Large-subunit ribosomal RNA, domain II from a Microcaldota archaeon, 711 nucleotides, folded computationally. The full RNA is in RNAcentral, with records from ENA. Rfam family: Archaeal large subunit ribosomal RNA. The family is grouped with related families in Rfam's "LSU clan". Gene Ontology terms of the family: ribosome and structural constituent of ribosome.
Context: one part of a larger RNA
RNA sequence: GCCAGGGAGUUAAUGAGAGUGGCAAGACGAGAGUCAUAGCGAAAGCGAAAUGCUCGCAGUCUUCGGACGAGGAGCGCCUUACGAAAGUGAGGUUAGUCACUGUCUUUAUACCCGAAUCCGGGCGAUCUAGGCUUGGGCACGGCGAAGCCAACCCUACAGUUGGUGGAGGCCGUCAACCGUUGGUGGUUUUAUUCCCUCGGGUGACCCAUGUCUAGGGGCAAAAGACCAUUCGAGCUCGGGAAUAGCGGGUUCCCUUCGAAAUAUCCCUCAGGAUAGCGCCACUUGAGGUUGAUUAGGGGGUAGAGCACCGAUUGAAAGUGCUGGGGGAGAAAUCCCUUACCUUUCUGUCGAUCUCCGAAUACCUAAUCACUGUAGACGGUGGUAGUCGGGUUCUACUGGGUAAGCUAGUAGGCCAUUAUGGGAAUGACCAGAACUAAGGUUAAGGUCCUUAAGUACUUGGCUAAGUGUUAAUCUAAAGGAAGCACCCCCCUCAGACAGCUGGAAGGUAGGCUUAGAAGCAGCCAUCCUUUAAACAACGCGUAAUAGCGGACCAGCCAAGGGUGCUGUAUCUGAAAAUGUCCGGGGCUAAAGCCAAGCACCGAAACCUUAGGGCACUCUUUGAAGAAAGAGUGAUUCAAUAGAAGGGCGAUCGGCUCGGGUAGAAGCACGGCCGUAAGGUCGUGUGGACUGAGUUGAUAUGAAUAUCCUGGU
Numbered sequence: 001g002c003c004a005g006g007g008a009g010u011u012a013a014u015g016a017g018a019g020u021g022g023c024a025a026g027a028c029g030a031g032a033g034u035c036a037u038a039g040c041g042a043a044a045g046c047g048a049a050a051u052g053c054u055c056g057c058a059g060u061c062u063u064c065g066g067a068c069g070a071g072g073a074g075c076g077c078c079u080u081a082c083g084a085a086a087g088u089g090a091g092g093u094u095a096g097u098c099a100c101u102g103u104c105u106u107u108a109u110a111c112c113c114g115a116a117u118c119c120g121g122g123c124g125a126u127c128u129a130g131g132c133u134u135g136g137g138c139a140c141g142g143c144g145a146a147g148c149c150a151a152c153c154c155u156a157c158a159g160u161u162g163g164u165g166g167a168g169g170c171c172g173u174c175a176a177c178c179g180u181u182g183g184u185g186g187u188u189u190u191a192u193u194c195c196c197u198c199g200g201g202u203g204a205c206c207c208a209u210g211u212c213u214a215g216g217g218g219c220a221a222a223a224g225a226c227c228a229u230u231c232g233a234g235c236u237c238g239g240g241a242a243u244a245g246c247g248g249g250u251u252c253c254c255u256u257c258g259a260a261a262u263a264u265c266c267c268u269c270a271g272g273a274u275a276g277c278g279c280c281a282c283u284u285g286a287g288g289u290u291g292a293u294u295a296g297g298g299g300g301u302a303g304a305g306c307a308c309c310g311a312u313u314g315a316a317a318g319u320g321c322u323g324g325g326g327g328a329g330a331a332a333u334c335c336c337u338u339a340c341c342u343u344u345c346u347g348u349c350g351a352u353c354u355c356c357g358a359a360u361a362c363c364u365a366a367u368c369a370c371u372g373u374a375g376a377c378g379g380u381g382g383u384a385g386u387c388g389g390g391u392u393c394u395a396c397u398g399g400g401u402a403a404g405c406u407a408g409u410a411g412g413c414c415a416u417u418a419u420g421g422g423a424a425u426g427a428c429c430a431g432a433a434c435u436a437a438g439g440u441u442a443a444g445g446u447c448c449u450u451a452a453g454u455a456c457u458u459g460g461c462u463a464a465g466u467g468u469u470a471a472u473c474u475a476a477a478g479g480a481a482g483c484a485c486c487c488c489c490c491u492c493a494g495a496c497a498g499c500u501g502g503a504a505g506g507u508a509g510g511c512u513u514a515g516a517a518g519c520a521g522c523c524a525u526c527c528u529u530u531a532a533a534c535a536a537c538g539c540g541u542a543a544u545a546g547c548g549g550a551c552c553a554g555c556c557a558a559g560g561g562u563g564c565u566g567u568a569u570c571u572g573a574a575a576a577u578g579u580c581c582g583g584g585g586c587u588a589a590a591g592c593c594a595a596g597c598a599c600c601g602a603a604a605c606c607u608u609a610g611g612g613c614a615c616u617c618u619u620u621g622a623a624g625a626a627a628g629a630g631u632g633a634u635u636c637a638a639u640a641g642a643a644g645g646g647c648g649a650u651c652g653g654c655u656c657g658g659g660u661a662g663a664a665g666c667a668c669g670g671c672c673g674u675a676a677g678g679u680c681g682u683g684u685g686g687a688c689u690g691a692g693u694u695g696a697u698a699u700g701a702a703u704a705u706c707c708u709g710g711u
Stems, first nucleotide, its partner, number of pairs: 001711006011108003015104002018101006026035003039046002052075004059068003076093007111249004118239006129213004134208004138203001140172003143168001147164006177200003182196002185194002215231001217227002252646006262275005276386002278383006287371003291368007303356001304354002309350003314345005320340001322339007389414003393411007419430003434610007444600003447584003453597001456596006467586002478571003482567003486563001488561003498555005504528003509523003534549001537548003611636002613632008647700001649697010665684008
């Protein structure tokens, strides 16, 4: 892991509200008594009979006008508290109580499993730490302290040399013994081992025996080390099923409805409470408003604008002489310039500017529409879940360079939603689903993969495999004789391009300059001859020279050129394992643009049949309800969750059965039911067992690193 069995909302009490039943101004209890029959007031205390009147739902009756009208509503009256009063608050004009069955609250283990903890009583120093008692152990070799002896030296103290001696937390180490540095070696169902290497090895050494210290305590050459594989507080039993706002799990079916991820408060942010949104029941009794149009309103957003406020470009004029700078003058003072100020013109901006100003939206009313007596809107009660949301969606904002970023507003969608399309895909597009069959479409597609058009019809564009991508998944400025429309210019009196020739003279214009001759620079830019020719557009020279250009003629021969707009393509264009439109592949497309026809295509729409559900009617029934008929374009998706109805298991009561001519169980197969499930047959098996009704539950497993067993 698999298989089998076990395995989680229980029980009691209290309270709330619902249903059913009994009795009822009483109910229950053996009784004491409890609840109810009276309330108001902080309290002292006081203390209700008006079942009077009106309206009116259901309903009943009807002469169809209406009348009556349980409950109900209003008025009145009554009680009490407050108040000077007016009046206001609460209550009364009568329904309870007991039992049972569901649901929920609270308290208890309280749906099950899960801590690390805390406290109390005991047990541990056979491991290990330290102390104490009594003992044991340390091959061999080396070095050679003190002391002592001798000789030499010597005034003395000293000294020198040679011996002797045998000190030492001394040295060496395949001795024993103790340790465990590195290999971060090998191996292992091994909780520290093996090998090599290495440290200590007469000492603060090692070992044994007995003994002492105990849990907030010991012991510690101090590492929070060690105290029996357990230590930043041992183990064991108990308090104890500690507590857990956290994690995991929580067992049969069908039917109907169906959320929230928000607000406020909280030592609150992984949680609660109240509200909001869901479900169920009861009640009420006539309107309701999500739509459209019209009318009447208020507004200061988008946009726009510069009239105010603030920011901001340039120019002109003016005045003051205020500030800075400069100049003249002995000084007073004057002049120039700049900034400032005023006016005029001109160019731009603003969430916290407005001379202006929409569309939407909002409010009110009317009409229409839709909806409602088959009961809406509203009200009361019971009872959930939700308080982590998401979104490359649509529209709009704040922060940020930006983000599959962050904070929001309104709506949609996902969450809780399948199906078809988008290659695959939570949110995009189509569109929401009872069951079955048939048909038609949507989005999107129609060469093959792959259902449907291989020239489907018509006209263009693209040569880049551009493209073949609705979006999600867009590359930009800039550059390039593509194509098309339009305007304008030149053109058989010859355009545009190309080729041939010319492109002169005054003059080297004047000035400047060493020089300045078209071409450093400044000024001027004329005249003549001409078909035309610049006092020169560029290259060039020291200056000249030289080469082109403008301009003119000839040859040639028919269109040429600028611009604007639209559209297509190329370039700009760099990323990590091999490329890619999903792929194959595609070029008068199977690409792009425009127009059209046909077809395919979903659980959408339509048709037929059937089922459930809701409502209406009829019949039956004391009631719950059951059966039948009808209506449903406006009924059938669903997580959390609510409500309703069922299936099966075990054990009782009552009734009725089956079984040795073969019960239960097991195996295989057939049939029935929307499902949980039921039933029949055959074999096996060898003694019990089923149905109806009613009651009671330790009542349903695939999951909890679930428990036990097997494998």